[in-house]
């Protein structure tokens, strides 16, 4: 220096252009003499920026960062 792949919660990850799910961690309430485990409810995230489109995590472009392969 160039190809190609990735970026979604506090971790791991799903999401065919139509309300962003789980797992597990976090809080709260039952259960317990207590704790643990178990039951129910809750907080919490789309790397930035710009474009298409009624409507973008999802197509494009550009950047940042990581991982790979060439040289």
């Nucleotide at each position: 220096g160039g190809g190609c792949c990735u970026a979604u919660a506090g971790c791991u990850u799903a999401g065919u252009g139509g309300u962003a799910g789980a797992g597990c961690a976090c809080u709260c309430g039952g259960u317990u003499u207590g704790c643990a485990u178990c039951c129910g409810a809750g907080a919490g995230a789309u790397c930035g920026g710009g474009g298409u489109u009624c409507g973008a995590c999802u197509c494009c472009c550009c950047g940042u960062a990581g991982g790979u392969c060439c040289a």
About this RNA:
A computed fold for a 71-nucleotide RNA from Parcubacteria group bacterium GW2011_GWA2_45_30, annotated as transfer RNA. Rfam family: tRNA. The family's RNA type in Rfam is transfer RNA. Rfam's curators write: Transfer RNA (tRNA) molecules are approximately 80 nucleotides in length. The sequence was found in a public genome assembly.